[in-house]
RNA sequence: AAAAGGCAAACCGUCAGCAAUGGCGGGACGCAAAGCCCAGGGUCGCCGCAAGGCGAUGGCCGGGUUGCCGAA
Numbered sequence: 001a002a003a004a005g006g007c008a009a010a011c012c013g014u015c016a017g018c019a020a021u022g023g024c025g026g027g028a029c030g031c032a033a034a035g036c037c038c039a040g041g042g043u044c045g046c047c048g049c050a051a052g053g054c055g056a057u058g059g060c061c062g063g064g065u066u067g068c069c070g071a072a
């Protein structure tokens, strides 16, 4: 290369949350770590006059760790 298998964006339904957003079901745009762990940077929400506080996001970047197939 090829093949098998895996995950699942938007959107829809439903539930939770003030919100960002998340869970579950449907659904596939994509993904070789879109497996797992860490909120350092970025972004987003809420509160606050501000300083700042509390949250969300790993499918934005970074770090740690484990790992599938693989012809000529």
Base pairs, nucleotide, nucleotide: 006031007030011026012025013024014023015022016021029059035065036064037063038062040061041060042057043056044055045054046053047052
c-di-GMP-I riboswitch aptamer from a soil metagenome, 72 nucleotides, folded computationally.
The sequence is in RNAcentral, with records from MGnify.
Rfam family: c-di-GMP-I riboswitch aptamer. From the family's description: GEMM was predicted in a large-scale screen for bacterial structured RNA regulatory elements.
The coordinates come from a structure-prediction model, not an experiment, and the mean pLDDT is 86.